Predicted 3D model of a 153-nucleotide RNA (c-di-AMP riboswitch aptamer (ydaO/yuaA leader)) from Sphaerisporangium rufum. NCBI's taxonomy places the organism under Bacteria, Bacillati, Actinomycetota, Streptosporangiales, Sphaerisporangium. Rfam family: c-di-AMP riboswitch aptamer (ydaO/yuaA leader). Rfam links the family to the GO terms cyclic-di-AMP binding and regulation of gene expression.
[in-house]
Parts: sequence; structure tokens; C1' cells
RNA sequence: GCCGUGCGACCGCCGAGUCCGCGCGUCACGCGCGAAGCCGGGGACCCAACUCCUCUGGGGUGAAUCAGGAGCGCCGUUCCCACGGGCGCCCCUGUAGGGCGACUUCCAGGCCCGAACCCGUCAGCUAACCCGGUAGGCGGAUUGGAAGAAGGA
Repeated sequence: GCCGUGCGACCGCCGAGUCCGCGCGUCACGCGCGAAGCCGGGGACCCAACUCCUCUGGGGUGAAUCAGGAGCGCCGUUCCCACGGGCGCCCCUGUAGGGCGACUUCCAGGCCCGAACCCGUCAGCUAACCCGGUAGGCGGAUUGGAAGAAGGA
């Protein structure tokens, strides 16, 4: 000097998930309580919905919905096999939608995500009112153009 890895701080990103006060503890942090801010749910009139059959309970947070295809297993059909069909597992391709520039917005392009969980037969909207959450994860952090703001000279 270069490369890789780990820890801490600052700064930044997704997200509602921040700030303050008091107390306790194993004390750069954690836990409990309170309050502010932010977020979510329940909940009238009015409005909406409320016909029948088949299948299927229904609903919530969230960007995370929907469609197609391959393989394997099971079900059913058949004397048997095969074809078509249904269900489950797993993988692939796309997709409604969402995120990323170290001030903001718009345009073009680039790279990603397109999960997970909860309620428990119950909930449309909804003023008053009632209830709950305030986590977790990640990072040398996309390129260009236009307009505006702020700051500087």
C1' cells in the first nucleotide's frame, strides 16, 4: 500500500415504528410506567349491500396480488394401461403493485421486492366513543436531463 472479515460510532435506507419524563437493572444498553407525535383496528344516522343455484366460512396488517408452465405424490375413472380432471409439495416464468439518487418534484433509463404474519365463525362506510402498536432488518450506498427550494459568493 492492497484485499477480506469482525466490532463500535457518525451518517443514510425500507418501515407507522420517533422524541421526552420517571423508576429499576446485569448500565454507551435493557426493562417497566407515563405523556407527545405517528400508525392501525372496532364503532351510528345517511349511503351502500341484502334474488336464486353450485363451490367456498369470513376478515385484518402489508407494495406483496393474479396468471401460466415443469416435476413428484395422492384421489377418482377403467378388467388393466393411457388420456382428460381434482388436490398437495416443490421449482421456474411473468404480473397488479412497491422501493432505491445524501434537498424536493417531473421525465427517461438501470437495479431490486412482489413476503410473512394475525383474528377466530365475527366486523361495509361511519361522528361521538372504545381498543391496540410505536418493531425488526439493512448499507459505500443507480445514471442522465429539466424545474424549483435552501445555502454560499